[in-house]
RNA sequence: CAGGUUCCGGAGGUAAUCGCGGGUAACCGAGGAAAGUCCGGGCUCCACAGGACGAUGGUGCUGGCUAACGGCCAGGAGCAGUAAUGCUACGGAAAGUGCAGCAGAGAAUAGACCGCCUUAGGGCAAGGGUGAAACGGCAGUGUAAGAGACUACCGCUUCUCCAGUGAUGGAGAAGGCAUGGCAAACCCCACCAGGAGCAAGGCCAAGAAGUGAUAAGCUGGUCCGGCAUUGAUCACGGGUAGGCUGCUUGAGCUGCAUGGUAACGUGCAGCCUAGAUAGAUGAUUACCAAAACAGAACCCGGCUUAUCCGGAGCCUGAUUU
Numbered sequence: 001c002a003g004g005u006u007c008c009g010g011a012g013g014u015a016a017u018c019g020c021g022g023g024u025a026a027c028c029g030a031g032g033a034a035a036g037u038c039c040g041g042g043c044u045c046c047a048c049a050g051g052a053c054g055a056u057g058g059u060g061c062u063g064g065c066u067a068a069c070g071g072c073c074a075g076g077a078g079c080a081g082u083a084a085u086g087c088u089a090c091g092g093a094a095a096g097u098g099c100a101g102c103a104g105a106g107a108a109u110a111g112a113c114c115g116c117c118u119u120a121g122g123g124c125a126a127g128g129g130u131g132a133a134a135c136g137g138c139a140g141u142g143u144a145a146g147a148g149a150c151u152a153c154c155g156c157u158u159c160u161c162c163a164g165u166g167a168u169g170g171a172g173a174a175g176g177c178a179u180g181g182c183a184a185a186c187c188c189c190a191c192c193a194g195g196a197g198c199a200a201g202g203c204c205a206a207g208a209a210g211u212g213a214u215a216a217g218c219u220g221g222u223c224c225g226g227c228a229u230u231g232a233u234c235a236c237g238g239g240u241a242g243g244c245u246g247c248u249u250g251a252g253c254u255g256c257a258u259g260g261u262a263a264c265g266u267g268c269a270g271c272c273u274a275g276a277u278a279g280a281u282g283a284u285u286a287c288c289a290a291a292a293c294a295g296a297a298c299c300c301g302g303c304u305u306a307u308c309c310g311g312a313g314c315c316u317g318a319u320u321u
Base pairs, nucleotide, nucleotide: 001317002316003315004314005313006312007311008310009309010308012288013287014286015285016284017283018282020029021028022027031293035304036303038302039301040300041299042298043197044196045195046194056193057192058191059190060189061075062074063073064072065071076090077088078087079086080085091188092187096186097185098182099181113128114127115124116123117122136154137153139151140150141149155177156175157174158173159172160171161170162169163168201245202244203243204242210236211235212234213233214232217227218226219225252271253270254269255268256267257266258265259264
């Protein structure tokens, strides 16, 4: 210098003019993703004595973090990459059932097309070939040719010891190889989950309609009683329009100290930082080098996707000294 890779930070400022929402005023007024609505919670109502089991759905290496998680951190194993680093539904295939097109001799208790050997009866599975996958690999011994038939090494299985909280790793011994693959096929095992969502839910409540009462009206000499398609006044419950609430002080933010490899925890101090309801947070001008994706609607923690600028570490290559 080029390429790669991981992590971190920021998301415009100043001035002037006009304008909008909240608030008595002072003053405050979108985001890192406010987005997708994919997970997890708070909160609310419904169900439920409490619990267990089943069904259904989800999760699935180990340890930790967290309110919780399918998230995060650290680690193990496998895979990819020269490397930094990245990715992984990564429990169980000797509980049972099932699946494997085409090709191929044969696709799970198997098999012989070419081939090798031969005493022409047969023997064999090393080599070729097919396939995603071929019944341990490889070298030797052996043999007519061959074969775990035998031997060493590697793998596998079982057992033991050592290290580790654990996943797992290391070492040794035995076994001649049995137990092929697929569980994002059914299934089995372990763990988790009651349902619906702020249009949740709570409060106030016009008009119209309804119910009741009262005095008028009609009937009647009067009272009681009766009548009515009527109007008036008052009351009532339900609750529509509408209004208020839920609503923003919260698993909150900043700084310092401290425990921890880290995620994260603890302590102290300081701070208040949108709350609209057809929905405010904007527009214009000038300067600064330039500027993307994008606009809250109950609130938090994640994930994913979109996107501009800057910084640092590490790896690889090249060049120079």